[in-house]
A computed fold for a 1484-nucleotide RNA from a metagenome, annotated as small-subunit ribosomal RNA. Its Rfam family is "Bacterial small subunit ribosomal RNA". Gene Ontology terms of the family: structural constituent of ribosome and ribosome. Model confidence (mean pLDDT): 83 of 100.
RNA sequence: AGAGUUUGAUCCUGGCUCAGAGUGAACGCUGGCGGCGUGCUUAACACAUGCAAGUCGAACGAGAACGGAACAUAGCUUGCUAUGUUUGUCAGCUAAGUGGCGCACGGGUGAGUAAUAUAUAGGUAAUUUGCCCUUUACAAGAGGAUAACAGUUAGAAAUGACUGCUAAUACUCUAUAUCCCUCUAAUAUAUUAAGUAUGUGAGGAAAAGGUUACUUUGUUUCCGGUAAAGGAUGAGCCUGUAUUGUAUCAGCUAGUUGGUAAGGUAAUGGCUUACCAAGGCAAUGACGCAUAGCUGGUCUGAGAGGAUGAUCAGCCACACUGGAACUGAGACACGGUCCAGACUCCUACGGGAGGCAGCAGUGGGGAAUAUUGCACAAUGGAGGAAACUCUGAUGCAGCAACGCCGCGUGAAGGAUGAAGCAUUUAGGUGUGUAAACUUCUUUUAUAUGAGAAGAAACCUGACGGUAUCAUAUGAAUAAGCACCGGCUAACUCCGUGCCAGCAGCCGCGGUAAUACGGAGGGUGCAAGCGUUACUCGGAAUCACUGGGCGUAAAGCGUGCGUAGGCGGCUUUAUAAGUCAGGGGUGAAAUCCUAUGGCUUAACCAUAGAACUGCUCUUGAAACUGUAAAGCUAGAGUUAGGGAGAGGCGAAAGGAAUUAGUGGUGUAGGGGUAAAAUCCGUAGAGAUCACUAGGAAUACCAAUUGCGAAGGCGUUUCGCUGGAACUAUACUGACGCUGAGGCACGAAAGCGUGGGGAGCAAACAGGAUUAGAUACCCUGGUAGUCCACGCCGUAAACGAUGAAUGUUAGUCGUUGGGAUGCUCGACAUCCCAGUGAUGCACUUAACAGAUUAAACAUUCCGCCUGGGGAGUACGGUCGCAAGAUUAAAACUCAAAGGAAUAGACGGGGACCCGCACAAGCGGUGGAGCAUGUGGUUUAAUUCGAAAAUACGCGAAGAACCUUACCUGGCCUUGACAUCCUUGGAAUUUCUUAGAAAUAAGAGAGUGCUAGUUUACUAGAGCCAAGUGACAGGUGCUGCACGGCUGUCGUCAGCUCGUGUCGUGAGAUGUUGGGUUAAGUCCCGCAACGAGCGCAACCCUUAUCUUUAGUUGCUAACAGUUAGGCUGAGCACUCUAAAGAGACUGCCCGGGCAACCGGGAGGAAGGUGAGGACGACGUCAAGUCAUCAUGGCCCUUACGGCCAGGGCUACACACGUGCUACAAUGACGCGUACAAUGAGAAGCGAAUAGGCGACUAGGAGCAAAUCUAUAAAACGCGUCCCAGUUCGGAUUGCAGUCUGCAACUCGACUGCAUGAAGUUGGAAUCGCUAGUAAUCGUAGAUCAGCAAUGCUACGGUGAAUACGUUCCCGGGUCUUGUACUCACCGCCCGUCACACCAUGGAAGUUGAUCUCACCCGAUGCCGGGAUACUAAAUUGGUUACCGUCCACGGUGGGAUCAGCAACUGGGGUGAAGUCGUAACAAGGUA
Repeated sequence: AGAGUUUGAUCCUGGCUCAGAGUGAACGCUGGCGGCGUGCUUAACACAUGCAAGUCGAACGAGAACGGAACAUAGCUUGCUAUGUUUGUCAGCUAAGUGGCGCACGGGUGAGUAAUAUAUAGGUAAUUUGCCCUUUACAAGAGGAUAACAGUUAGAAAUGACUGCUAAUACUCUAUAUCCCUCUAAUAUAUUAAGUAUGUGAGGAAAAGGUUACUUUGUUUCCGGUAAAGGAUGAGCCUGUAUUGUAUCAGCUAGUUGGUAAGGUAAUGGCUUACCAAGGCAAUGACGCAUAGCUGGUCUGAGAGGAUGAUCAGCCACACUGGAACUGAGACACGGUCCAGACUCCUACGGGAGGCAGCAGUGGGGAAUAUUGCACAAUGGAGGAAACUCUGAUGCAGCAACGCCGCGUGAAGGAUGAAGCAUUUAGGUGUGUAAACUUCUUUUAUAUGAGAAGAAACCUGACGGUAUCAUAUGAAUAAGCACCGGCUAACUCCGUGCCAGCAGCCGCGGUAAUACGGAGGGUGCAAGCGUUACUCGGAAUCACUGGGCGUAAAGCGUGCGUAGGCGGCUUUAUAAGUCAGGGGUGAAAUCCUAUGGCUUAACCAUAGAACUGCUCUUGAAACUGUAAAGCUAGAGUUAGGGAGAGGCGAAAGGAAUUAGUGGUGUAGGGGUAAAAUCCGUAGAGAUCACUAGGAAUACCAAUUGCGAAGGCGUUUCGCUGGAACUAUACUGACGCUGAGGCACGAAAGCGUGGGGAGCAAACAGGAUUAGAUACCCUGGUAGUCCACGCCGUAAACGAUGAAUGUUAGUCGUUGGGAUGCUCGACAUCCCAGUGAUGCACUUAACAGAUUAAACAUUCCGCCUGGGGAGUACGGUCGCAAGAUUAAAACUCAAAGGAAUAGACGGGGACCCGCACAAGCGGUGGAGCAUGUGGUUUAAUUCGAAAAUACGCGAAGAACCUUACCUGGCCUUGACAUCCUUGGAAUUUCUUAGAAAUAAGAGAGUGCUAGUUUACUAGAGCCAAGUGACAGGUGCUGCACGGCUGUCGUCAGCUCGUGUCGUGAGAUGUUGGGUUAAGUCCCGCAACGAGCGCAACCCUUAUCUUUAGUUGCUAACAGUUAGGCUGAGCACUCUAAAGAGACUGCCCGGGCAACCGGGAGGAAGGUGAGGACGACGUCAAGUCAUCAUGGCCCUUACGGCCAGGGCUACACACGUGCUACAAUGACGCGUACAAUGAGAAGCGAAUAGGCGACUAGGAGCAAAUCUAUAAAACGCGUCCCAGUUCGGAUUGCAGUCUGCAACUCGACUGCAUGAAGUUGGAAUCGCUAGUAAUCGUAGAUCAGCAAUGCUACGGUGAAUACGUUCCCGGGUCUUGUACUCACCGCCCGUCACACCAUGGAAGUUGAUCUCACCCGAUGCCGGGAUACUAAAUUGGUUACCGUCCACGGUGGGAUCAGCAACUGGGGUGAAGUCGUAACAAGGUA
């Protein structure tokens, strides 16, 4: 310090999320030790049990439990134990009681409290203060009671009642008291004052106590006591400032605000009461509601800030809930009292007792928080003269990884890089010097021994036999957790298969998951590691530091103006702000720095700094403020002549529409894309004249004018507002902005009354449509108009608040003015408006740019992710409609702006293509062939699916093929490699069987080498066995290679460098021409280049050269008349090399490229055809050509065999063939090709058969042999018909191939003779040797279902005006909410499920408030004829009264819960209906 996430990509805006630090934490897994800290955040819920506040015998009476002492008795150990008695001046002691002090501290908790609190700074001349310290003075004289105790008595108990006795440092009275207090004369003084000083009179206090010593009846010591003054400490009260949210809380307040008087208090004060006045507070937020103890600090942060208020410390509040007082120096009192209430407990039912938010502990709640421990040794506190007692304060220990800090779990060496595990391309690699092993060490652990400081005179140690030390043993006792897709360090295998699951965000998972689960490995941290929750940070994402508002969220519709904020020049004064110096304070702790102490650290101590604050004081006077005086540049006033749809009122005009009346006149008019509704023979429309009425004001008219905005448009008159310019004088800062407020405010709408021609919501009808509650048409009412009154909103827009100043220009235009001359319809300049373009600058970009969105200042308004929602509730306004103010729950990770590249458009421009058009011929109708779908089946194997599947893979399914089905068989296998054993290989026959196969019988003993035999080894082959393996047309073409289709033979697709842009990107490649072409030329911030185009290649068209057999034959010769032969190579042809065409030439146009025409030429403008297919698209096709990853099967999903199937058949589609006939069919005759094929082949002549074919075998491994080319042409028949057309179907008889033609071949003959008479909607091919038509050949192949496919030649057209339209494509441009890219995106109702929420008859609860009733305890007031010892002007009480808690009744307000029903909202996989928006989105 940043990162991820909106997009195809980019920049910006903007939210969400992450990385950091922290915690009184909790949960999961794990866990060795020590030190120091910390530990009910929830139920201020309820509490069993124990303890937490007592002490003083030196205040007092009393007493004898304990301990002493003395005596006695018993046991005996002869000085010990036990028992009994006595003792109260024993330097002991004490339960209970009187009395004193303490119990108001310490400890706990945070409910209440938004100010009677807290913090800070002050005040108290408005106060008090026990114990403590200092000073002064005093302590005299009297008195009567009472508890304890004893007796009687009530009660279960708690607790009393009565009678009697008694003491005090208990209580009462009197004396004294200048000083003190209260009241009161008088005087002085002044600091507002009730003050201060002097001072008159009246009233107000004591324990001769306790103790000690000496003495003895008085002194002394110590501790107490009283009055007063001072101090210290603590407390009370007052003031300034600061201190949460909410305005959907805007008005609150009767003791309220003030005064007078009185009461009350320690003290001021409406604190309380009476009277008087009517005030007081509030937009600088009163009052209300909600929440909350405050602070030092803590956490975070660079800081400013934000969050927080555990532990420690200061203050406050509270003590079961509510109220009240008493005592006291201090309380309205945690472990006191009284009353009321709830709860718990005891009870003899009459009545009583209690308060852990003290320490432990229990239950409960909760995710969650400890021991019913030890000690007063230390520190501190209470009492005491002291010893001492008490102290759950405190010091310690226990539990808890809850936190921080420290230590350890070993160190060094050790390669065969062991084993295991994982992985693998099978070689290896990783774990990994890691282990084993060797050497060493002992922190820790265990055992044994020693053993503190903490203790400041003596004494005293809970912790604690603790810390620490020594010795011994022995690597011995000690590692986990999370993560590994990106952010974010760290990767592989297996399993799973949108399942299971993960996830902080983005997102993973649908058969090869680095994201799920496991494993190996790795990374991070480490006695911890992760998760969850919360806080700050990052977030400049509330912006003071430090943001914005044209289009992203955001300028009020506009003006006037109040408060407020800000404000020109000069001088003087002041000193509030400001600045500087000094003083006080800012508790300690914390943080920071330094040093020191625990072995280190955490921790602790000491010192410093700091505490950014508040206050007092001294000074300065520039700036701001204030006061005063002036100035004229801001602002305003005045004079002048002009401009203007500025406003209001009144009057007037013409054109047009409509209606009415009358005339002329006849059949239509009107309307639309086309129609119809509608009007018209009862006379329309058209036309003429007149009349009526309302509304609006053509041309002028213009980014021209005026106005604050809305807005304003015929003319004239009247009234009236404002601005600009010029000029003189005057006022003298009078200014700017403007929360609230007030005014104006289009259209629509509302109310009342008019008016109503045209137009026109609603409505009606006609069309359109699937529908059409629309668009179009015919009508038509509110309304539009006027007057008055409401409404108060608009894309009220420049989507741009107002004001002021500054900052380059240029070109227009409106108004006013000045100057100049050539005097004009002139030129130049100035001011004010209004436009265009443009620099600096700004901006995310677009753009803005003196009319700023630039640079600055002032003031106001507004924004803070999208949706929910400008909605609900509440308030205000309104007659209503509604307006205004304005949330939350819930939900998403985006929503959005600008620009970029594409794609798309029922956008535009240009161009091309058999794309349309113009033509020719087809398909779609029939029959058949073939393929597909569907259906069927045991199986009908599989694949191909718009174009780009469907005579496609298949260039040939009877068996085989064959992958499918049924049945019969085999299991190292039909096939490959390796090993072992045997055997030559090989071959014949028989039986069974459908065959595969099984069984049996023979024949045969080889080759090479070692050395001859014997034997051994080897090669090849066969058989058997063993396991590694074979095998798979099984799956995945969405894991792949290769190959292919298509866009498309369309003209495109890119790169380097440079330049432009923040960037994606652009430029180049666009533009002007041209081309078949990104072909070329010109221009140009581009210059070049690559893949494509073209060319190079092949065929074809012409010629030349070479060559001349198997080809050819012009001339010559022969001839069987056939180039047959000789001969020749001229020609044709063959097949090699060349030539030729390049816009080269001419004319015209053009800058050029190029285009048009022409000549020559076999061919002319790429001559024709082919091969050739850019970057890419379709997850296009193919795992069944082949290859291949992964998965799957392994006596089967492999292999063999027989039979069947792939040929099924209500049907639908595609592609073809044959036809429907006379441009024809049939018969006869006759002519002319090219390509290609041929040895298990083509097969001639000849013969037979009607024929398929058979016999035959010449010739030919081919320019040599093998094949009637057909249409055409000539002649004849047919005569328009279901025919002499057509040939399906069927019967019979045959031929051929082949082991085999039943399922299921082709062909032949005879017979049969179906549909069909030119084909609906629709649709296909083709631009020249093309379409159409005619035949020929080949591949595959035994044969053939071939009418298919691929080639070959023969005959041989028509048409193209043209680019409006359909389809496809290209370039440029434009719009876009599309980018899976229009087969896109996307809206609303309805239906279903879930979620939160509004309304709601009502109902329940809480809080607050008002009125009334009741009124405990208690204070206060009154108060007996009752009681009473001292004191008598006495005291007490019953009782009465005021106030008041709780309670009751009724009303009101607010909040919350539930709710039949109901409203909208959100979310959800594929639901329904339409298609509103995005393109001109098809009505912008």